[in-house]
Context: one part of a larger RNA
Molecule: large-subunit ribosomal RNA, half A
Organism: Chloroflexota bacterium
RNA sequence: GGCUUAUGGUGGAUGCCUUGGCGCAAAGUGCCGAUGAAGGACGUGGGACACUGCGAUAAGCUUCGGGGAGCCGUGUACAGGCUUUGAUCCGGAGAUGUCCGAAUGGGGAAACCCGCUGCGGCGAACCCGCAGCACCUCCGAGUUGAACACAUAGAUUCGGAGGGGGGCACCUGGGGAACUGAAACAUCUUAGUACCCAGAGGAAAAGAAAUCAAAGAGAUUCCCCUAGUAGUGGCGAGCGAACGGGGAACAGCCCAAACCAACAAGCUUGCUUGUUGGGGUUGUAGGGUCUGAGCUAUGAGGUGAUCAAUCGCUUGGUUAGCAGAAUGGUGUGGGAAAGCCUACCAAAGAGGGUGAUAGUCCCGUAUGCGAAAACCGAGCGACUUCUAUCAGAUACCUGAGUACUACCGGACCCGUGUAAUCUGGUAGGAAUCUGGGGAGACCACUCUCCAAGGCUAAAUACACUUUGCGACCGAUAGUGAACAAGUACUGUGAAGGAAAGGUUAAAAGCACCCCGGUGAGGGGAGUGAAAUAGAUCCUGAAACCGUAAGCCUACAAGCAGUCGAAGGGCUAUGGCGUGUCUGUGAACCUAGAAAUAGGUGCCGCGGCGCAAGGCCUGACGGCGUGCCUUUUGGAGAAUGAGCCUGCGAGUUAAUCUUUGUGGCAAGGUUAAGAGAGCAACACUCGAAGCCGUAGCGAAAGCGAGUCUUAAUAGGGCGUGCAGUCGCAAGGAUUAGACACGAAACCGUGUGAGCUACCCAUGGACAGGGUGAAGCGGGUCUAAACACCCGUGGAGGCCCGAACCUUUCACUGUUGCAAAAGUGUGGGAUGAGCUGUGGGUAGAGGUGAUAUGCCAAACGAACACGGAGAUAGCUUGUUCUCCCCGAAAUAGCUUUAGGGCUAGCGUCUUGCGUUCAGUAUUGGAGGUAGAGCACUGGAUGGGCACGGGGGCUUACUGCUUACCAACCCCAACCAAACUCCGAAUGCCAAUACUCCAGAGCAAGGCAGUCGGACUACGGGAGAUGAGUUUCGUAGUCGAGAGGGAAAGAACCCAGAUCAUCGGUUAAGGUCCUCAAGUCUAAGCUAAGUGGGAAACGUUGUGAGAUUACUGAGACAACCAGGAGGUUUGCUUAGAAGCAGCCACCCUUUAAAGAGUGCGUAAUAGCUCACUGGUCAAGUGAUCUUGCGCGGAAAAUGUAACGGGGCUAAGCUUAGCACCGAAGCCAUGAAUUCCAACUUUGUUGGAGUAGUAGGGGAGCGUUCCAUUCGCAGUGAAGGUCGACUGUGAAGACGGCUCGAGUGAAUGGAAGUGAGAAUGCAGGCAUGAGUAGCGUAAAACAUGUGAGAAUCAUGUUCGCCGUAAAUCUAAGGUUUCCGACGGCAGGUCAAUCCGCGUCGGGUUAGUCGGUCCUUAGCCGAGGCCGAAAGGCGUAGGUGAUGGACAUCCGGUCAACAUUCCGGAACCAUUCAGGACGAGCGAAGGGGGGACGCAGCGGGGUAGGCCAGCCAGCGAUUGGUUGUGCUGGUGCCAAGCACGUAGGCGUUGACGCCCAUUGGAAAAUCCGUGGGCGGAGCUGAGGUGUGAUGGCGUGCCCUUGAGGUAGAAGUGGUUGAGCCCUGCUGCCUAGAAAAUCCUCUAAGCGUUGAAUCUUGAAUGACCGUACCGCAAACCGACACUGGUAGAUGGGUAGAGCAUACCAAGGCGAAC
Repeated sequence: GGCUUAUGGUGGAUGCCUUGGCGCAAAGUGCCGAUGAAGGACGUGGGACACUGCGAUAAGCUUCGGGGAGCCGUGUACAGGCUUUGAUCCGGAGAUGUCCGAAUGGGGAAACCCGCUGCGGCGAACCCGCAGCACCUCCGAGUUGAACACAUAGAUUCGGAGGGGGGCACCUGGGGAACUGAAACAUCUUAGUACCCAGAGGAAAAGAAAUCAAAGAGAUUCCCCUAGUAGUGGCGAGCGAACGGGGAACAGCCCAAACCAACAAGCUUGCUUGUUGGGGUUGUAGGGUCUGAGCUAUGAGGUGAUCAAUCGCUUGGUUAGCAGAAUGGUGUGGGAAAGCCUACCAAAGAGGGUGAUAGUCCCGUAUGCGAAAACCGAGCGACUUCUAUCAGAUACCUGAGUACUACCGGACCCGUGUAAUCUGGUAGGAAUCUGGGGAGACCACUCUCCAAGGCUAAAUACACUUUGCGACCGAUAGUGAACAAGUACUGUGAAGGAAAGGUUAAAAGCACCCCGGUGAGGGGAGUGAAAUAGAUCCUGAAACCGUAAGCCUACAAGCAGUCGAAGGGCUAUGGCGUGUCUGUGAACCUAGAAAUAGGUGCCGCGGCGCAAGGCCUGACGGCGUGCCUUUUGGAGAAUGAGCCUGCGAGUUAAUCUUUGUGGCAAGGUUAAGAGAGCAACACUCGAAGCCGUAGCGAAAGCGAGUCUUAAUAGGGCGUGCAGUCGCAAGGAUUAGACACGAAACCGUGUGAGCUACCCAUGGACAGGGUGAAGCGGGUCUAAACACCCGUGGAGGCCCGAACCUUUCACUGUUGCAAAAGUGUGGGAUGAGCUGUGGGUAGAGGUGAUAUGCCAAACGAACACGGAGAUAGCUUGUUCUCCCCGAAAUAGCUUUAGGGCUAGCGUCUUGCGUUCAGUAUUGGAGGUAGAGCACUGGAUGGGCACGGGGGCUUACUGCUUACCAACCCCAACCAAACUCCGAAUGCCAAUACUCCAGAGCAAGGCAGUCGGACUACGGGAGAUGAGUUUCGUAGUCGAGAGGGAAAGAACCCAGAUCAUCGGUUAAGGUCCUCAAGUCUAAGCUAAGUGGGAAACGUUGUGAGAUUACUGAGACAACCAGGAGGUUUGCUUAGAAGCAGCCACCCUUUAAAGAGUGCGUAAUAGCUCACUGGUCAAGUGAUCUUGCGCGGAAAAUGUAACGGGGCUAAGCUUAGCACCGAAGCCAUGAAUUCCAACUUUGUUGGAGUAGUAGGGGAGCGUUCCAUUCGCAGUGAAGGUCGACUGUGAAGACGGCUCGAGUGAAUGGAAGUGAGAAUGCAGGCAUGAGUAGCGUAAAACAUGUGAGAAUCAUGUUCGCCGUAAAUCUAAGGUUUCCGACGGCAGGUCAAUCCGCGUCGGGUUAGUCGGUCCUUAGCCGAGGCCGAAAGGCGUAGGUGAUGGACAUCCGGUCAACAUUCCGGAACCAUUCAGGACGAGCGAAGGGGGGACGCAGCGGGGUAGGCCAGCCAGCGAUUGGUUGUGCUGGUGCCAAGCACGUAGGCGUUGACGCCCAUUGGAAAAUCCGUGGGCGGAGCUGAGGUGUGAUGGCGUGCCCUUGAGGUAGAAGUGGUUGAGCCCUGCUGCCUAGAAAAUCCUCUAAGCGUUGAAUCUUGAAUGACCGUACCGCAAACCGACACUGGUAGAUGGGUAGAGCAUACCAAGGCGAAC
C1' cells in the first nucleotide's frame, strides 16, 4: 500500500410526522375615500429585540350583551399587580386616533420646514394650544364689469353640493404590436391577443324589434346542440357563422311632439319665446282635437325596477353563545387508548386530543335552545298611484344636417367581391302615414317592422369570508415564502431574490465533583424508558476521513476484471451427527373430575459438535484496449461525466382513425339542465342533437336503382356484408405537446451619480526663458524708408513642477488592481484642466468619426412582459424477459445532413401451392469474344490515274533515289463499326423436390433516404489513391467464436443455457503455443525464406540445339610469330598501330600491309596464328527451376510476432494429430407447428442482433374491498453463505421507536449513469501557491499563554506629506469598562470586532433671506387618452447678503459650555426732539472679463538683544558656551497714513421738466451759482492692574501656589488693500442697503437719538475625511474638490536631508 471484517467521525439521504400550501364545491358577502382612504413612518409595555394590537386616553378608554375562574398577547421567564363588588376573554355600538400619504394654508429631498386670520394661555415681542385658510365643476346670492350706449361675456366675494385618490381578478370603451404560422415572404395569420390609457360597479355590458322569418315567433344575457356545417381564404396557411331546437332566468316602462292651462320676458300690441303643470308614447298604426256612448271600487298595482313616495306590527337570518348519552377490571409496559375478561350508549361508531391504536377520559358530534345592540330578508296593516272601454269624424303630431347617395376606411363567417346589413371621416342631402326601413346587388310583388330620445332586476364573470371535501403535496415536494419572507442579500434605478421544520410523554435542559485559561471542550455522578435522545439534539444511508484485526505485497509492468489455483484464516438461512442437552412443542401410556403429575420412545424447534465442494484472502498462470453518444467505422489521441445523495424528460384535453373488450341491437346513445342527495365516476329524469338504416346525379329530381344518352343499347356508381355507445390500447391533428438550449423581434418602463456634448456658477495653473506691436532716443535722409540703443510685455510661444494625459519598454496576467506599478514620454494661459447644480434617452441621445460613448460586455443600453417566441439543429430520455427483424435505394422537392410516396421490417385477418430450387422444353436479345462485309482509323508491298521537280520542244512529249487516289496482296484497330457470335442472366410451360418464419391481398404501426470494404464487369482519374461513380455478389453495418502476431469489411464459421464429453473447418504440429524435431523425392546457400522494378549476371539445377574432340580438342606451360616493306599517299616524321587509299605477294608448322600497350619517329612488349608437353571432354546458343546485384531516413535490432532455424526454408506426394460458441452427445429452458393418451406428453423445426414492430411480466406512490401484522417492537437503516430465467422476493440477527403488509381490482407527478443537467455534501490539486510596495531590536509590565498588546530606550520612514483644517460621502466607526466563539490573510491579553454604559449644548459658524441654469406651474394654448408647452407665481447654490473674539475646561464637545470682553435684531418702559413716516411700485446701488505690471502693508522666517535653565561624562571649556523661549481678538474712539477718484468739477445750492406705465422733494435731462473734497488697508493707543508663558510645593490628583523676558534690525508672500496699462472674445441676476413718493398712518406725537429691561425659536455640530471608517465585493500599491504648508542648499510647491507632527502598514 491492496482486499475484507468490525467499530467510529463527517454528512443529512431514507422512513415516519405536519403548524404550511394547492384544488374543488356550497352558502354568504362585495366597493373604500375630504367625517381624510389604501399603504406607511414614528411611537406605545416595569424592563422590550422581532411579530401582533393600539395611538400622546397609545397590548388600551366608555357602554350594552355573552360568559363564569382565572388573568396581565407570542417567542419567555423575573419583578409587580388585577379578579365572584364577576376580571382576562368573545360580540354589538361609541370615544380617542401623532406625522406622511389624493394630502388640500405655502414649500419640499414622503413621514420635514415655513406661514396668515380669529380665539385662548396673567401674554408687548417670542413661544404654545384650538379652529379656519388648496384647486376644479355645478347651483344660489352679492359686488363689479370690456369690445359696444344699455346690456352681456368676464372678474371677484360669500353660502350650498359634488369631484380628486385607492382597489387582486372580473367589465365597457379609446389606442394597439411583434416573435410566430404560411416549412422563404408581402395579402393573410399570430390578434383586436400582449401592452398602454380612460371609466364604472358589485357585477359590468346588453336589452323591450325601422328583429327574425316564410309555418309563424315575439327584449336581453348565459349553457348545450346545430357545426367544424353554410361560407370565407396568395380558395394557401388558416378563419368560421346564422336560422332553428333543448335548457337557465324571466319584466317591462318613461320621454320629445300634437293639444290645454298658468306664469314670465320681448317687442312689431297680438304674436313669439321660455319655464312649470296637464295630456301622450304606437304599427292590424297610435295619439291629439271634435261628436256620441260607457265608467269610480267588492278593481288593478306600488313604495330597494316601473310615474312618485314612508311608517308600524309580526316573523326569520347574520354578528357572541348554551345544553348535550354511555366502562370497569386484569396483567405487559416508562406510559394503555393495544391484548384478555366484562358492561353500557347510540337521532351521537364525523373528526381531533390525551405518555402506543379510546363510541362510553377531554374538546366535540346527532339533536335541541339562545340576542340588550347593529345589520339583512319575508309577511301583514296603515299609506299611496291609476281610470278603463266602444263607435264615428278630422288630417294636427309621431325624434333632420337625420335617413340616403358618392369617395375613402372599419366591424360583421364575408380579405371589394354580385356585397346586402351596421358604423366613422369628407362632400352632397330627403320624405312626413297617400310616409319610411328590411327580407344578401338591383327591380316588381308579397310579408314584416317603425330609426334618427332614454331607463330596466335575474340567469352570467371574478374576488373575498366561512364551512366541507380531495385515488392533491409532505420540507430539493407543496406558494418565492410551514421558520421575525418579498426577509437577508444584489443593483444608481426599474427590478431581481434565497437558504433555513422535528430533543422528550413531560425540561425532568445534567445539582454536585474532576481536568482545563474562573475558557472551549471533555470525564464522572444524576434525570429519563432511552443521553450513540444533551441543545442544527428522531431515524441517521452514501461519498469522504480514521482506528483495530485476518490475508497478501519489497526483481515487479498496465481497462485493474474474469477463469483456474498452491498456501493461510474462518464456520453458515445449507449438510451430517448428537437424547450422556435437568430446554420446548406435539404424540402415546398411567393416575386424576379437571388443573396437573410421572413415564416412554419416534419426530419438529432450540442447544452442542463435525467436515470442505462453503466464506475471506491469495503468490502464480490463461484470456482480456472502460461506459455513453455520434458514426461507413471508436480503446480511441472524437463527445460527456471529479465522487456520492436527492430532483430531472412522450403528459393532459378535444376531434378523428384502427384493434381488443363489454352493453343493447335495425337500431344505439344522450348533451346542457332538472329532481333528490353528498360518504357517491352512484340513482332517476332529460332524444334537443348525433351515427346507422339507400343510393345515383352538378342539380332539378328519381329511387333498388340512378346518371350519361335519341336510346329500353353500352358503360359508371350502387343493390348481397350491422350498427352504435362506453372502457382500454396503438396512431394522427390542434394545443408549449418528450425535456433543456439561442442569436433575435415587439411593447411598456428605468437609467447622463460612469461617459459624450451643452447650460449656469465657482476654483486651480511653482519657477525660469524668449522678447511681437506700440513708445522714447540716436544714426542716416531734403523728407521718408531703414538701422542701432532702450522701454514695453504679446503669444492656441519655449523649458519645466502641481494638474491633465499615456509614446515606448519591462513587471503584472488564478494581479496590489475586472486596466495597476516602475522607468521613459506628451500638453502645461489654453480648441486647456477641474468642483457643484442642471439638460439631452434607445426606431433615441451625444459625437474635433473611433461605430466611439450612453453605469466594469453597445453595428443599437438595461429591466420586466408577449413567452414555455421559433430552432428541418445539438444533447439527453430512467425496470426486466421473450419472438421477428430492416435501410443507407428510386421518383419529386429553393431539394441534397429535411420531407412525402414507393421499396425493404413487424403485427392481425384472409387466400391458397400460389413462392423458391433443379431438370427438360420453348422463347426474346447483340454483351464477352471474334471479324473487317459496312462506317471509320491505320502499316508495308505491287499496279497505276493524278500531282510536284527537271529536260526538251512549242505540242506532242521525255525523265525522275519525289508524293500518290482507285484496285490487288500481306498483316492490323474501334464504347458511340458488325458478315458473325457465346456462357450466364431473363420470360413461360411441364415434372420433381421442398412445407419455407416462402408467396399474394387488406388493414394497424414503423424505421430507413450520410453507408464502408473485398472480388468481378465498366466510367472518371495518371489503366494514381484507404480516390470518386455505377452494376453483380459477399461481409461489416446490426455478428460474437477460430485463423491471418495484433486488424469492422480477408479466410473458416452464424453464439438459447449447462458439461474437467466427442469430432472436424480455415489454419497449423522445434520452443513460446494445443498437435509430426512424421515419411519419400528433389531444390536453395542467399538467413533466399522473412519487402521491391527495368536491367545485369562465367551462382547453381534441369532440358534442347549446335561446333570441336584419342587423326589428341579446351585451358595451362615451352617455342615461333618472318620477308617484300619504313606498302603507297600525306607528313618535319608516319616505320603494322595520327589520318587516307589499297589490303597484295613470298617464306612457312604458322605469322594481319597487323588485336592492344608503347616511341618525336624507330625500338620494345603482346595478340591473332602455329608447333611441342599434357590427356578427355571442350565451346557456343536457346528454354526453364531456385538464387545474386540493383536496395538510402530519421529513439533501438525493427521488412520471420519472438527465440531461433540450413530446415523448423521451397516444390511434389502421403499418413497421423491439433484446432471454433461449427457438428455430434447428455441434460435444461423457451417460441411455433403437428399429433394425440388434452390442461400435459411426444415428435419436428427454431431461439446472434442496431433502428424498429409484437408479446409477457417485476417494482414504486395512492384509492376501493377482503384478510392480516404491530411497544412480547411497524416503517426505515445495516449484515447474511437462501429462493427465482430476470426485473426482484422471502427469512434471520443488530439498530430503531410507531405505524404497516398481502390478495383482487383501479389511478398514476411510476423506475436514472451520462443532458459542458439542477441542488446539497465531500474529495483531488495540497499542507502546495499565497500572506497585498517600505525596518526593526531590546528591556520591563500584564497574562494560562507575548515576535505582534502597554510603557520605555535605540533604530528606520514621510515631511507641497504618510502633517493640520474642511466639503461630499459614510452613519456611531467617537470615549470608557468588560470579553475573545466568529471577523483581523499568522498569533493576540489587542482592534474600526462582541456586550454594556456614556458622548454632539450656538441670537453671532452653516441652513433659514435673495436670485442663475434648470425644474414645477393657477388661468391659457395644443394633443385619441395618458400628456406636452407655457404666463403670473413658486422653487432652485456652485454665487450675493448677513451680528464674536481670546483664554480655560471633559475620557469623549466647544467661535456652542465656563471666565473675560463685545456686537446684532425685535419688543416694552423712561427721556430727548418735534413732522414726517410709509411699498410687492420708481430710482440709485449691489455689479462683476482676461493678461501683464506695480505700490503699501500683514502673516511668516532669520539674526542680534533680552529672559529662564544647564554645567556632567572630560584632553580642554564661566566663555565670543549649550538648550529653550521671546505672543495676544472683535467692536468702539482718536489720528485719517500709503493709495485711489476728482478743476473734462468732489460736494453743495437754486430754477425748469411732454421722461422713469400712477405720484414724487428721488433719478434722468436742461439751465444758473459756488469751488475741493470724497474714499480708504494697515498701524498706534484703549481693551489689558487681566490671560498665556515658566518655576516651586504636596496628599501625585477631577491638585495648590507665585507669574521672567515679551525689544531692535532684516527678509517677506500665490494673503489683505488698491490701482494702472494693454487687449478682444466686450466680460450674471435678484435681494439686503440708500432714497422717492401712492394708498394709509401721524401734534390724542411720526421718524430719529439716548438710557434701561426682556426675548432671540427650529435643524446640523461626535468621529473618519488622499482614508483600515468615502467610491472600488476585501483592513485592496487604484480614485477623491478646496485651505495652511516651516528650516538648510536651491530660480523653485523640482530635488536631497531635517522641524512640528505622524508612522514602522498585522506573518